[in-house]
RNA sequence: GAUCAUCUCUGGGGUCAGGUGAAAUUCCUUACCGGCGGUACAGCCCGCGAGCCGUAAGGGCUGUUGCGAAAUUCGUAACAGUUCUCGAGGCAGAUCCGUUGCAACUGCGGAGCCGACAGUUAAAGUCUGGAUGGAAAGAGAUUGCG
Numbered sequence: 001g002a003u004c005a006u007c008u009c010u011g012g013g014g015u016c017a018g019g020u021g022a023a024a025u026u027c028c029u030u031a032c033c034g035g036c037g038g039u040a041c042a043g044c045c046c047g048c049g050a051g052c053c054g055u056a057a058g059g060g061c062u063g064u065u066g067c068g069a070a071a072u073u074c075g076u077a078a079c080a081g082u083u084c085u086c087g088a089g090g091c092a093g094a095u096c097c098g099u100u101g102c103a104a105c106u107g108c109g110g111a112g113c114c115g116a117c118a119g120u121u122a123a124a125g126u127c128u129g130g131a132u133g134g135a136a137a138g139a140g141a142u143u144g145c146g
Base pairs, nucleotide, nucleotide: 001145004144005142006141007140008139009138010137017029018028019027031126032125033115034114035048036047037046038045043113044112051091052090053089057085058084059083060082061081062080063079064078065077066076067075068074069073095111096110097109098108099107117129118128119127
C1' cells in the first nucleotide's frame, strides 16, 4: 500500500395542542419524522435494505412402504406431509416551479406529495408487537501478500 480471508464493533426517526365520540396518539384540524450506496449535498433520480409470496438446494420431525439387524425397537432407502435455514425470481410509496452554477428533479427560495406486516373498545409513517432480532452498509483489528 492494495486485495483476499477471519474476527469485532456500529448500524431508524417521529402525533405538541385541539375537535367529535361510549371508545381514536388510528377519524378530523394541526404537529412531527426521513435507513444505506451512487450522483453537485436527495424520504419522493438510479439502486439496495427491513415486510410478504417463493423455484432449485439442504436440515429437523411425523407417516407409509421396501430392505437389514441381536426386533413392542433400531438402522437405512424411496415417497408423502409438515416445519426451519438459505434462496433465483416476484409484489410493495412519493416532486414540481423559480433561482445560482460548467454541472443540482440533490444546494437556495416556494408550493406539494409519500410511508411494510400483525394487533387495537374506532381505520395507525409516529402507539403496541415480531425486534435485547435482522439487513443494506460503515468502521476497526489480526493473519497471510507486495

Model confidence (mean pLDDT): 77 of 100. This is a predicted structure of a 146-nucleotide RNA (FMN riboswitch aptamer (RFN element)). The sequence was found by an Rfam model in a public genome assembly. It matches the Rfam family "FMN riboswitch aptamer (RFN element)". The literature on the family includes a 2002 paper in Nucleic Acids Res by Vitreschak et al., "Regulation of riboflavin biosynthesis and transport genes in bacteria by transcriptional and translational attenuation". From the family's description: The RFN element is a highly conserved domain that is found frequently in the 5'-untranslated regions of prokaryotic mRNAs that encode for flavin mononucleotide (FMN) biosynthesis and transport proteins.